[in-house]
Context: one part of a larger RNA
This record gives sequence, C1' cells and structure tokens, in this order.
RNA sequence: UCCGGCGAGUUACCGUGUGCGGCUCGGUUAAGGACUUACGGUCCGAAGCCUCAGGGAAACCGAGUCUGAAUAGGGCGACAAUUGGUCGUACGUGGUAGACGCGAAACCAGGUGAACUACCCAUGAGCAGGUUGAAGCGCGGGUUAAACUGCGUGGAGGACCGAACCCACUUAGGUUGAAAACUGAGGGGAUGACUUGUGGGGAGGAGUGAAAGUCUAAUCAAACCUGGAGAUAGCUCGUUCUCUCCGAAAUAGCUUUAGGGCUAGCCUUGAGCAACUAUGUAGCGGGGGUAGAGAGACUGAUUUGGUUUGGGGCCCUUCCCGGGGUACCCUGCUGAGCCAAACUCCGAAUACCGUUGCAACUAUCUCAGGAGUCAGUCCGCGGGGGAUAAGCUUCGCGGUCGAGAGGGAAACAACCCAGACUAUCUGCUAAGGUCCCGAAGUCAUACUCAGUCACUAAGGAAGUUGAAUUGCUGAGACAACCAGGAUGUUGGCUUAGAAGCAGCCACCAUUUAAAAAGUGCGUAACAGCUUACUGGUCGAGCAAUUCUGCGCCGAUAAUGAACGGGAGUAAGUAUGACACCGAAGCAGUAGAUUCAGUGAUCCUUCGGGUGAUCUGAGUGGUAGGAGAGCGCUGUACAUCAGAUACAAGGCGUACCGUAAGGAGCGCUGUCGGGGUGUACAGGUGAUUAUGCCGGA
Repeated sequence: UCCGGCGAGUUACCGUGUGCGGCUCGGUUAAGGACUUACGGUCCGAAGCCUCAGGGAAACCGAGUCUGAAUAGGGCGACAAUUGGUCGUACGUGGUAGACGCGAAACCAGGUGAACUACCCAUGAGCAGGUUGAAGCGCGGGUUAAACUGCGUGGAGGACCGAACCCACUUAGGUUGAAAACUGAGGGGAUGACUUGUGGGGAGGAGUGAAAGUCUAAUCAAACCUGGAGAUAGCUCGUUCUCUCCGAAAUAGCUUUAGGGCUAGCCUUGAGCAACUAUGUAGCGGGGGUAGAGAGACUGAUUUGGUUUGGGGCCCUUCCCGGGGUACCCUGCUGAGCCAAACUCCGAAUACCGUUGCAACUAUCUCAGGAGUCAGUCCGCGGGGGAUAAGCUUCGCGGUCGAGAGGGAAACAACCCAGACUAUCUGCUAAGGUCCCGAAGUCAUACUCAGUCACUAAGGAAGUUGAAUUGCUGAGACAACCAGGAUGUUGGCUUAGAAGCAGCCACCAUUUAAAAAGUGCGUAACAGCUUACUGGUCGAGCAAUUCUGCGCCGAUAAUGAACGGGAGUAAGUAUGACACCGAAGCAGUAGAUUCAGUGAUCCUUCGGGUGAUCUGAGUGGUAGGAGAGCGCUGUACAUCAGAUACAAGGCGUACCGUAAGGAGCGCUGUCGGGGUGUACAGGUGAUUAUGCCGGA
C1' cells in the first nucleotide's frame, strides 16, 4: 500500500417547540391494592402536579395591584377562551449525566522493585614476567665526637615496562547489525582512590551520586504496576445509503478576548396579518460642504518685483542738533504668481430624506422551531499607512471566487463572456476568433520594412506619413560649379613678434556688383587655404520651426524559451463594409421534478378531501435548514412458494427503475429456513480516524 471484517449523536430524567391522539360541565394519576388464560395486562387508588387571577420584596389587597401625599402619571395584569387547558406519544432542540468516537503532556492514592546500575557494610579471592633501587642496617674512609662519604646489604613506591584482569582514547567496519552499543587494529591502568565473588543496607519528591541531572531492571528534570478514570482537551483527526427544495458567513458590540464564545446581522422551516409596507422608476420638495474651484472671503503656507510706509542694526560724517549711505532684519502699502486632510466668498454629480404617480414574475414586516458563520480572497473605483513599493497593509462602494461548472485569455480560484434539471449526429449568438496545427474570410482605403507585430522608460537620430506656421523664390531662390572676395591698413594698444584670426580697446572710412578692422584652418610672425558678401552658369522650388501616425537605437544573467508552434510583408497596424465560426448562454424537440393556477374522476360528516389534464414560472451550489425515499437485523399479524424439493449465502449474466436499489435465469449450496404486505423496534449502511483484528 491492497483485500475482508469491526468501527463514531446513544440511553435515562427534567425543560421547550411542532405533528398526531384522548378528555375538557378541567386534565392526570403516584406509591399501593384487587383480579388475571398466555404475566403481556385490566380495574381500583385524587395524595400530589398543571390549569382556573393577578400585583407586590412582603404584610396584604384583588380584576386589579405596585409605586406614590395623590382619586395623578407610569409598570405589570384583566377583557378572551376548541387560536385555550391537560395527559400521552413520535420527532426537533436545550440542560444534567463520559453524552458523537479516538487521542494527551500530567495530578492523586495504594503497592512492587537495588537479580541492571550508584554508594555503603561484612566476609573471601585475584594481580605472569621483567626493571628501578627510598629509608634503615653492615663494613671501609673520615672526625675529639659528629657531620660527610665509598662499597655492600636492604626492598620502599596511588614508581617504570608489560600479560591475565579492568577500562574505552583513536580509527575502520557494522547502522532492516552477528549484537536495542558489537567486531578488528592500535590505546590507557595493571600493589591500587585497584579489580572481583558471596551475603547484607537504604526507594519514588525518595534513595544514591569523586556532581554528568548521573543511576535506581534496555524506562528517569521524578521508576514501574493497579486504581480515581471513559481525568480534562476553547486542540487535531474521523463521523458510514439516495434523491428533491431553499441556501449563508468570514461583519458589529462585548469578552484574561483575539484560531474560543454570547447577542445582533445574513440562511432555513412553520404560522400570521396589514398598508401601495419594502424595492425600482419618473416628477416635485429638502438639508449638506465632498469632487472641483478660489485667493483684497478668513486661517495658514509661499515666489518675485515696486515703494520717499515706519522702526531697528551697521558704516561714514558731526561739539551738539542733525545729515548721508546700506547687496542687513522686521513691518506697512502695492503689481504679478503659487498652495492646503485638519483653509472656504463658493460649489456639483451621486447618495440620503420626504411626497405623488406608475411598475412588478419580486420582496419587506411580526411571532415561533433549527442553524451555520466571527482566518476571507483577488479585481475596478474613492482614500489612509508605505516610497502615490509589494501577490503589502487598513477602511468605503461594486463585482468575482469562496460555494460556480461551460467558452475565451497557450497553460492560469479572483480577468473577459456566461450562471450547468436530463437527453439530442438540430438552429442562433456572446467574449474571442476565421493561412496550417484549429471550427470559421473576403473586400476597400491608408500606414509600417522594424519580423515592428510578438515586454519597458528617460533620452537620442535629415527613418518615413499627414497637418500647419514663418521666411526666400522666373526681378532666378536652395545646392553645385566658374570668378571676385579689394583699399587706408601690418587699425590702435600690448608684445621678442601680434600683419583679419594669443590678448585688450575700438569696429571707422574709401573703391565697389560685393567684400567683416574679419567665420574657421594655418604661420615664430608673415605667407597660404577658406567663410561671410557679390557677379556669372543652371532653372523650380528651397530653408527653418511646430504638431501628428507608424517605425529605429536605448534593450545586459545565469540549461533554451517575451507570437502557444509552424509560418507570415500580411496571415502586421488603423479605419470601414458584409459574412462566418464559436459556450452547458438563447431557441427547437422529447422527458423528469418543484411551486402557482386550472380542475376531469372518486369519496364526503356537505365544511371539504383526492388530484387526471392543461398553462406559466423555476430546478449550479460548500456550511446549514426542510422534505421524500432505498436497503439491513429482529418482533407481531396476514399471506405465498416448496418433493424433480425449496430458501439463505457464493459465482455468472446482454433485464427493470430518476437514485439509494430490485428482479429473472444458469451453476453451486445441502437440512437450515425463506419470500411478499402492513406495523413496530434498533448494536441499521465506511475509500479515509499515522483507526482495531486477520490476510496478501
């Protein structure tokens, strides 16, 4: 992982609501008693409970009462009564109980453990071999005597080397191991705080500990066993057949509250009643201070001018009085300009409120039963926070998803189109498409040359289209070519030099068709080339600027990826025309079902019930509410098959039903039950709980 079986809203009591039933000149018995054929029941039994009256804390009063000084006001009541009361039963739901099932980490009580291991006590045992050679002692030397010293002897040591023994430092293997800690090779201690046998001691908030929270039987920051015990679990997981109708929420307030609750909001079921009540739309009537706008209409912010406003500072002058200057500061007046969520002289669109008319398949509203929801998400618009960052965060309005399938966007919850009852080898469309993959296309007018199309900006560029403005132009423009481009003069100054052309000043005049006291290159300085300017040749447009369509560069990331691919010069882009394709949309046909209307037939206690047929509107759906069914086991009653037996169970099978499911037939099955109908009862339905048991 797979297969088979088992596996989770139960039961008791007390409330509450609904359906059904009994009684109602109220309902009902409990314990107990009597009777009894099948022990299932039947009959007594009113004690008690609910109801028949409420109000008040109570005394108490009473259709009223309480508050109160009140005869006021107000609170709670009365009026009614088969829309009521009560008893029973089934179902929904609440409470108390383990209360849908499984699951802790833990807590407490009483016991069991020191056969492992830690420490201690008692009594035993063990340590090959080799080395070193302490004290002491003897002899010699030495001394007055010592000290000291040589040689021997001696045999000390948590001494040395190294087996047994004990340990476990390194490394390799092993890691579903040979082994729930081992094996190999090396390593440490090896007369000691050594190792070890046997017996004994103390224990669970306790022991023991050369101390690591170590060890206390493969378990230790509190052992193990049994019990309290089904501890508790606002947490996780799981919770078993089918179909039909409706269908949410991810919000507010409060919460030792934030992943939990309670009430409201939103869903569902039943009942009820009313009005143009809700809703939409049109008209009319309202208030507003948002968007926008504004600035001698305030508060504030703010740029730059003008000014003989006034004051202060600084400087100069002055014996004093005073006077002058000011690229300084504050302020007045004034011109132009600018800004604001917490500015407003103004001021919309929407929205909201009221009212009147109209529309409508809708809904609103009240009461009662049952919920779920309180992590939301993205997109568009209006804002706040952030960096006018985020698939960011937080509000408001709307939509989608959530709980929504289908078509498009290559693929793609939240984008675009569109809301799936079923069937159909019918038709029409939406978004989006129509060269091939791929269903479906042609025409017209332009543009684009970049494969732009088919990612992006600032910025850059005689790419090219269209529009416009201003100049020049047959009195000849623009470009090109030919010619001229001079003189005073090398202007003055400066300078070594400065002659158009280092720099400073000035920038005149003459001759001219025209020609700068010179546009650039150049020289040491000149020279030289060139330009402006002029004439000629030529002969028709030229130059500059602005706006605009489509293109170009800008364009750099790690496997190869920016039309989905092929390919395309349109099959690209823009505009237009007419077609077509295209969805579970719409339509056609057939069928199912819900609700509303219609109402044949039958029944009737005449109130009504049943509901064929037809018409219309619906039928996506998570949590969840409501309804109708299928199947399993057993019980009761009725009924049926069965001797060629039959039935359950098993295997096979082309049948029937909208589903759960149900037949028939064949084989197997062998002595036990079984089918059908009605009713009742429940240990009643499993792909999932790291579920349990068995098997593979």
A computed fold for a 696-nucleotide part of an RNA from Adhaeretor mobilis, annotated as large-subunit ribosomal RNA, domain II. It matches the Rfam family "Bacterial large subunit ribosomal RNA". Rfam links the family to the GO terms ribosome and structural constituent of ribosome. Model confidence (mean pLDDT): 82 of 100.